RNA sequence: AGGUGUAGCGCAGUUGGUAGCGCGCGUGGUUUGGGACCAUGAGGUCGGGGGUUCAAAUCCCUUCACCU
Numbered sequence: 001a002g003g004u005g006u007a008g009c010g011c012a013g014u015u016g017g018u019a020g021c022g023c024g025c026g027u028g029g030u031u032u033g034g035g036a037c038c039a040u041g042a043g044g045u046c047g048g049g050g051g052u053u054c055a056a057a058u059c060c061c062u063u064c065a066c067c068u
Stems, first nucleotide, its partner, number of pairs: 001068005008023004017054001025041005047063005
């Protein structure tokens, strides 16, 4: 100087407008049972703080951690 921080893990979401996907997890179905499969559900102060705005994961400032 540049880049990255978003669910337990890996990530998407950048012309500002209700926060999502895969895996995992809970419950039910299926099965003698398990796995696989199907259905459904829970789980987030979007690293912290502040500002702008009717409204911020998104724009601005600052700060912390990590990578080059």
A computed fold for a 68-nucleotide RNA from a bovine gut metagenome, annotated as transfer RNA.
RNAcentral holds the sequence, with entries from MGnify.
It matches the Rfam family "tRNA". The family's RNA type in Rfam is transfer RNA. The family has 954 seed sequences and 5,335,975 matches in Rfam 15.1.